[in-house]
RNA sequence: GGUCUUGUGGCUCAAUGGCAGAGCGUCUGACUACGAAUCAGGAGGUUGCAGGUUCGACCCCUGCCAAGAUCA
Repeated sequence: GGUCUUGUGGCUCAAUGGCAGAGCGUCUGACUACGAAUCAGGAGGUUGCAGGUUCGACCCCUGCCAAGAUCA
């Protein structure tokens, strides 16, 4: 340098073009003599960035950025 893959809450990952979710973690409460475990509830996301297509984009297209794989 070429080609390909990936980028989504703090972490690991979902989501057929039609309400952005789960587990873990975190916070609050219940329980307990106190903790752990368990149960209930809450907060936390401009879906890497910028454009385009579309009535509608995490999803399709283009460029850029970052990480990885492969070829030279």
Molecule: transfer RNA
Organism: Coniochaeta ligniaria NRRL 30616